[in-house]
RNA sequence: GCCUUAUCAAGAAAGACUGAGGGAAUAGGCCCGAUGAAGUCUUGGCAACCCAUCCCGGUGGGUGCCAACUCCUAACCAAGUAGCAACAGCGAAAGGUGAAGAUAAGGA
Numbered sequence: 001g002c003c004u005u006a007u008c009a010a011g012a013a014a015g016a017c018u019g020a021g022g023g024a025a026u027a028g029g030c031c032c033g034a035u036g037a038a039g040u041c042u043u044g045g046c047a048a049c050c051c052a053u054c055c056c057g058g059u060g061g062g063u064g065c066c067a068a069c070u071c072c073u074a075a076c077c078a079a080g081u082a083g084c085a086a087c088a089g090c091g092a093a094a095g096g097u098g099a100a101g102a103u104a105a106g107g108a
Base pairs, nucleotide, nucleotide: 002107003106004105005104006103007102008101013043014042015041016040017039021032022031023030026074027073028072029071044066045065046064049062050061051060052059053058054057070100075097076096077095083090084089
C1' cells in the first nucleotide's frame, strides 16, 4: 500500500526547543498563525476501539485524539422542485446518500 467491519454533532492543553507556515490531497471558500504555525520532546487531559482484571462500574495496558461537524463545498438525490421572469427562459437551499479521508479491530 490492499480488503472487511464499526465509528466520525460530544469531549480534551500547558511547558521547553525551534521559527513560518498550517487546516490530508486538487480547486474554491472560510479560518488559525510573531499574543508563535508546522515539527520534536516532556507533562497533563479526553475518550472507551482492542486486551487484561474485577466489586460491572471502574482500574491498568495497547492505540488514538486534544480550533472550527472529518472547518465547509465538489458526485448523486432533494429538483428542473421552491422561487424569479420581459413568459423566451433562468433556477436554488435546508436536508440526505455516496466518494474520499481519519481512527480502531480483524484479514490476505